[in-house]
């Protein structure tokens, strides 16, 4: 200079959101032109760097590209001036894009991946490099140092933990990235592929007039949902910071504050002092006390926090206004700008803080108390309820459950749960292992890799040292400072252990070059060998075939049988055939990498060893993958097949016997070719190198000495064994052949599930290799120790067996028990070690049981209070009795006369009482192993320890008795002895006992005198000790024999019972904790029961007869007992017994013998055996013999003729047999128990076997200890997992179809103010069309992952299920 246009106005559409048309106008909006450099491009030249393309710098010329004003002040105006803008260029700062190195989780049951893929050329695109995109060319790129795939995850500074190294983690704060409903896309812009912008598609929500529209809290609050859980729809821009603006200012859920939450950290309080009658209360108790406890009360104080009244901040500096002053610039002033003064601004907040007031007043809980782990008692409960982090508590005395009391710990918190690290050297880098605990690959060869001999020189990757840079801030650590302290905040320093750059060092590693010989290898000479492969040969044996001889069995077994055999087997002889294996030699001998290899010969062939020289010159070691070899069995194909022999058949065995044993017998075993690829493939010990005492065998080779030679002896190398030091090891053990000391490399390592499932891979198959998880358990395992046990071994003992004698089991009866019955049949004892036991006396009593009747301070004890004055006794009534009622009789002592005491009754309250429970709460007592010879200790020694030694060993004994030896030396409890009794003798004593001698007397008798000798009695002594002799033995202990002696090796018997075992027995002897009952589970009484009776068992008695029964006759004991007693003589009775009563308080009297012996009879029978049972009659005791006594007489006269399986006792004055006594007791169920004497044997070879015990040793998976432990199927329940016809879902990839928005490209259609052109028209731009790409969508075929699935498979777990007994001992077949 130019042309428009919004708002506005008018018309109009729509429900709305929103438009449409017309008309007007402005700009720092838009457009044209001018100017143009240190900008960009082009041209020419020079310099520097570089091999070059080229890059950088300087310079010449040309081309291209800008802009806008606004608000103040002055001036008449042009114009000047200030501030803010606008344009170009350069620089700085900040921010961003891109690229590179290094670093960055798990799975290999993901091993191969990739086509724009890798690179190049050209072009496009971008701010910019680039396959970023396109076309063409090449065929590359990544990967075992883990590609690809899958799973998971924002990364870091940091945070938590840890001594550290590590491990876990990524809240807040800070840095980076990504995302903003889901997916795709661009626009604008310096910057976005844009949280609070746009377009499209999708899902969802909302509005709608159904035509269409709107939306995106992973902003601050808030709502809903999810979840075990996470806050206010607050105040303010006062401060800090940001955006815009000239500024005032506006905006700011950034931020500053406030609210909620003990969520964390820190600080403070809930009071302090004094206070004993140790109050009350609670708890406990041994009932005395003790604890809570100076705790409280009480007295004297203090005043934080909260309360109340008053004062009251810092954080405020700016900006801005006003006033004053000033520099530069301007012609000059104002202004801008600067300086000073003054005014204005507080959400928090009347908050922090300060002062006053009153008053101990308002303020303590949670967990725990069995051990770990600080803290203990009572009650309740009774394997219940419950606890529990692990071990584990609870089944009647719970410090473990629940409550109380008390205590411990922490404290405005405490406890639980979850998570992470630690402890955990329990993944071991620091810092582990692999013989037997888990763990060495079956063995070799060798790739990658790892590691690697000596010397010299260089380099400098590792390494070491110095310097520089970086390692953000915060955090952390140290020192200071600010909030009254602290947490918190601030400043300074350290740290940031790292990375990069650079300078240096050069020992070691590495690397380069050179050299060496000792590692390794080659050549030469030897000898050894079941090393391998192939071919051939041999004898013995077995079986079969043929023949001969020969006859009735053979064979087999623990014993049989099946089988073979008179059709002639087995046996024996001869001949033949076949296959397989190779006796003796043969040997912890040899060879081989391992598996493995065994008659002889030949051929081919591998390896090792020894010797002496020469050569190569580190060529070595190991070895992930890979490759090869690899017993037996098994598989495929073809042969072969004698013997043996899975499967199978038969016979035995057995409850069964799909086994062990036997008779047969097929695959297989053998050969050829192929597959399989595993074993306790073991030395349960990977390979290599070096070092570290020895001794003694043996194999191969060599040397020395010696010798005639062979031996012998010494040394070296290589192998192969044993023993052993140091060292190692949990121990056992290993120990130059290491499991020692070191280095290098490989493999491997934590109960069961499971070497399983799935997947992959190999295989013909069988199956192999690789190889989990869920779930489940608190163990699994090793070595050693002590016991116990063994159908392990050795030694020894015992009436243990054997040898004998007599019994039991059969009968009858007695008695006890079980069972059954019952109203009750009281209770206990239960293999030995309960069952003639408690019970040494059940008619009542006992008595505990049952039925019925009674009592309630009680039948019994103590003491108190009140009250009465008796109680007892006697009589009567009632009753089954107990009991009750009535009558009668009736107190004592002291006294101050009030009363007190004793005794007794009643009432009350303490209490009594319980043979009720628990012997598994206990004491005591007892049984048993067992009168077996054992069981221990101190010190020392050995061992890490448990523990061992002693105590074992050689002998010996009844004995752990003694001797000897010995790393043991001693000691204790046991043994023995001491004690009692019997046996012999002596002394003392001599009645009631005795009587030799003397005397007397009698029918007779110690009857009497007397005696003290004998017997005896009862007290004390003696004796016997292997003392003596001989032999054996170890010169011992001891044993054997003998002498003497009454007795001989403990003289016989008894008492005596170690440490311990059996939760042995007993709460019913007694005692006793706890629990239970208290008008009853107590007490009294009567009757009944404990005595029942289909049965079963134990223990006894009596028998079955002639060694006997019966009758008659005649003897001989011991030890007991006896006055509430024993009882004689005598008489009566058949008898039990009765009458009677001498004598005896006992060596005096009494009870009081039998078998035996003598004689007779019976004659083998259910009897002259046997005596049960039953009937009758009696006697005795007793209150009473019915249930339920004993005995007697008469009668009756059962079973039973010696006892199945099985089982008991006894070794000498014993067994057997015979009687006698006693206790208990009125009597008696006594045939029992405990004692006593009489008569009086047999047998023991011996220790194989049965049982029990002792010692040593061995094995053990046992330790509640073999009555142990333990396996598998089946059945039941629960749990997780695998398979499965399938079904459902998911993420990703591939191929194809359709294709929105949009960029880009293209465009012949339509529209088009500014610019060019005079005009026509052009240029430009827009719309539209087309194309490429492409989200979502659709279709298809595969793969993968997850869930689910009828059914199915195994697995795990679960007090008491079934079947067997596989393993542990020689586990009964190793």
């Nucleotide at each position: 200079g130019g042309g428009a246009u919004a708002a506005g106005c008018c018309u109009u559409c729509g429900a709305a959101a929103g438009g449409a048309g017309g008309u007007c106008u402005a700009a720092u909006a838009c457009c044209g032109g001018a100017u143009a450099a240190u900008a960009u491009c082009u041209u020419a030249a020079a310099a520097u760097g570089g091999c070059a393309u080229c890059a950088u710098u300087u310079c010449u010329a040309g081309a291209u590209c800008a802009a806008a004003g606004g608000c103040g002040g002055g001036g008449u105006a042009a114009c000047c001036u200030g501030c803010c803008g606008c344009u170009u260029a350069a620089g700085g700062a900040u921010g961003a894009g891109c690229c590179c190195g290094c670093g960055c989780u798990c799975c290999a049951u993901u091993a191969g991946c990739u086509u724009g893929u890798u690179g190049g050329u050209a072009g496009g695109g971008u701010a910019a490099c680039g396959g970023c995109c396109u076309a063409c060319c090449a065929a590359g790129g990544c990967u075992a140092u883990g590609a690809u795939g899958g799973a998971u995850a924002g990364c870091c500074g940091g945070c938590c933990u840890g001594a550290g190294a590590g491990g876990g983690u990524g809240a807040a704060c800070g840095g980076c990235c990504a995302c903003a409903c889901u997916g795709g896309g661009a626009c604008u812009g310096a910057g976005a592929u844009a949280c609070g912008g746009c377009c499209c598609a999708g899902a969802c929500u909302c509005c709608u007039a159904c035509g269409g529209g709107a939306g995106g809290c992973a902003g601050c609050a808030g709502u809903a949902g999810g979840g075990a859980u996470u806050a206010u729809u607050g105040c303010g821009c006062a401060a800090u910071g940001g955006a815009c603006g000239a500024a005032a200012g506006u905006c700011u859920g950034a931020c500053g504050c406030a609210g909620c939450a003990a969520c964390g950290c820190c600080g403070c309080g809930u009071g302090g002092a004094u206070g004993a009658u140790g109050a009350a209360g609670c708890a406990u108790u041994u009932c005395g006390g003790u604890g809570c406890g100076u705790a409280a009360a009480a007295u004297c104080c203090u005043g934080u926090c909260a309360g109340u009244g008053g004062g009251g901040a810092c954080g405020a500096a700016c900006c801005g206004g006003c006033c004053a002053g000033g520099u530069a610039g301007u012609a000059a002033c104002u202004g801008c700008c600067c300086u000073g003064g003054u005014c204005c601004u507080g959400a928090c907040g009347g908050u922090a803080c300060c002062c006053g007031c009153a008053g101990a007043g308002g303020a303590a809980g949670u967990u725990c108390c069995g051990g770990c782990u600080a803290a203990c008692u009572c009650c309740g409960u009774g394997c219940c309820a419950g606890c529990a982090g692990c071990c584990g508590c609870g089944g009647u005395a719970a410090u473990a459950c629940g409550g109380g009391g008390g205590g411990a710990a922490c404290a405005a918190g405490c406890g639980u749960u979850g998570u992470u690290c630690g402890g955990a050297u329990u993944u071991a880098c620091u810092g582990g292992g692999c013989g037997u605990a888990a763990a060495g690959g079956g063995c070799g060869u060798g790739u990658a890799g790892g590691c690697g001999g000596a010397c010299u020189a260089g380099c400098a990757a590792g390494u070491c040292a110095g310097a520089g840079g970086u390692g953000a801030a915060a955090a952390c650590c140290g020192c200071a400072g600010g909030c009254u302290u602290a947490a918190c905040c601030u400043g300074c320093g350290g740290c940031c252990u790292g990375c990069c750059u650079u300078u240096g060092a050069a020992a070691c590693u590495g690397u380069u070059a050179g050299u060496c010989u000792u590692g390794a290898g080659u050549a030469c000479g030897g000898g050894a060998g079941a090393g391998g492969a192939a071919a051939g040969c041999g004898g013995a044996a077995u079986u079969c075939c043929a023949g001969g001889u020969g006859u009735a069995g053979c064979g087999g077994u623990g014993a049989c049988a099946u089988g073979c055999g008179u059709a002639g087997a087995u046996a024996u002889c001869u001949g033949g055939a076949a296959g397989a294996a190779c006796a003796u030699c043969g040997g912890u001998g040899g060879c081989g990498a391992a598996g493995g290899c065994g008659g002889c010969u030949u051929u081919c062939u591998g390896g090792a060893c020894c010797g002496a020289u020469a050569c190569u010159g580190a060529c070595g070691c190991u070895g992930a993958g890979g490759c090869g070899c690899g017993a037996a069995a098994g598989c495929c194909a073809g042969g072969g097949g004698a013997g043996c022999a899975a499967a199978c058949a038969g016979g035995a065995u057995u409850a069964g016997a799909u086994a062990c044993c036997c008779u047969g017998g097929u695959a297989g075993u053998c050969c050829u070719g192929g597959c399989u690829g595993u074993a306790a493939a073991c030395g349960a010990u990977g390979g290599g190198u070096a070092c570290u005492a020895g001794g003694u065998g043996u194999u191969g080779g060599g040397g020395g000495u010696a010798u005639c030679g062979a031996c012998c002896c010494c040394c070296c190398c290589a192998g192969u064994g044993c023993c052993g030091c140091a060292g190692c090891u949990a121990a056992c053990g290993c120990a130059u052949u290491a499991a020692g000391u070191a280095c290098c490399c490989c493999g491997c390592c934590u109960g069961g599930g499971a070497g399983u499932a799935c997947g992959a891979u190999c295989g013909c198959a069988a199956g192999g290799u690789u190889g989990a998880a869920a779930c489940u358990c608190a163990a699994a395992a090793g070595a050693a120790u002590u016991g116990a046990c063994g159908g392990g071994g050795c030694c020894c003992c015992g009436c243990a067996c054997a040898a004998g004698c007599g019994g039991u089991g059969g009968a009858g009866u007695a008695u006890g028990u079980g069972g059954u019955u019952u109203a009750a049949u009281u209770c206990g004892a239960g293999g030995c070690a309960a069952c003639g036991c408690g019970a040494a006396g059940a008619a009542c009593c006992u008595u505990a049981c049952c039925u019925g009747g009674a009592u309630u301070u009680g039948a019994c004890a103590u003491a108190c209070a009140c009250u009465u004055g008796a109680c007892a006794g006697c009589g009567a009534c009632c009753g089954a009795a107990a009991a009750g009622u009535c009558g009668u009789u009736u107190u004592c002592c002291c006294u101050u006369c009030g009363g007190g005491g004793a005794c007794a009754g009643g009432u009350g309250a303490a209490c009594a009482g319980g043979u009720g429970c628990u012997g598994c709460a206990u004491g005591g007592c007892u049984g048993u192993c067992g009168u077996c010879a054992g069981c221990u200790c101190g010190u020392g020694c050995c061992g890490u320890g448990a523990g061992g030694u002693g105590u074992u060993g050689g002998g010996u004994u009844a004995a752990g008795u003694c001797c000897c030896g010995c790393a043991a030396c001693g000691a204790g409890c046991g043994c023995a002895a001491c004690c009692c009794u019997c046996g012999u003798c002596c002394u003392u004593a001599g009645u009631u006992g005795c009587c030799a001698u003397c005397a007397g007397g009698u029918u007779a008798u110690g009857c009497u005198g007397g005696g003290a000798a004998c017997u005896c009695u009862a007290a004390g002594g003696a004796u016997a000790c292997u003392g003596c002799c001989g032999g054996u033995g170890a010169c011992a202990a001891a044993c054997c024999g003998g002498a003497g002696g009454a007795a001989g090796g403990u003289g016989g018997g008894g008492a005596u019972g170690a440490c311990g075992u059996c939760a042995a027995g007993u709460c019913c002897u007694c005692a006793u904790g706890g629990c239970c009952c208290u008008u009853a589970c107590a007490u009294c009484c009567a009757g009944g029961g404990c005595u029942a009776c289909a049965c079963a068992c134990g223990u006894a008695c009596u028998a079955c007869a002639a060694u006997g029964g019966c009758c008659g006759g005649u003897a001989c004991a011991g030890a007991a007992g006896g006055u509430c007693g024993c009882a004689a003589u005598a008489c009566c009775g058949u008898g039990a017994g009765g009458u009677g009563g001498a004598g005896c308080u006992a060596a005096u009297c009494c009870c009081a013998a039998a078998a035996a012996c003598c004689g007779g009879u019976c004659u083998c029978a259910g009897u002259u055996c046997g005596g049960a049972u039953u009937g009758g009659a009696g006697u005795c005791u007793g209150c009473a013999a019915c249930u339920c006594g004993a005995c007697u007489c008469c009668a009756u006269g059962a079973a039973g003729u010696c006892g199945g399986a099985a089982u008991c006792g006894c070794u000498a004055g014993u067994a057997a047999u015979c009687g006698c006594g006693u206790g208990u007791c009125a009597g008696c169920a006594a045939u029992a128990a405990c004692g006593c004497g009489g008569u009086g044997a047999a047998u023991a070879c011996g220790u194989u076997c049965c049982c029990g015990g002792g010692g040593c040793u061995u094995g053990u998976a046992c330790a509640c200890a073999c009555c142990g432990c333990c396996c598998g199927u089946c059945a039941a329940g629960c749990c997780a997992c695998g398979g499965a016809a399938g079904u459902u879902g998911g993420g990703g990839g591939c191929a194809c179809c359709c294709a929105a928005a949009g960029u880009c490209g293209u465009u012949u259609g339509c529209c088009u103010a500014a610019c060019c052109g005079c005009a026509a028209g052009g240029a430009u731009g827009g719309c539209g069309g087309c194309g490429c790409c492409u989200a979502a969508g659709g279709u298809g075929a595969a793969a993968c992952c997850a869930a689910u699935g009828a059914c199915u498979g195994g697995g795990g777990c679960u007090a008491a299920g079934u079947c067997g007994u596989a393993a542990c001992a020689a586990g009964g077949u190793a």
Small-subunit ribosomal RNA from a metagenome, 1374 nucleotides, folded computationally. The RNAcentral record of the sequence draws on SILVA. It matches the Rfam family "Bacterial small subunit ribosomal RNA". Rfam links the family to the GO terms structural constituent of ribosome and ribosome.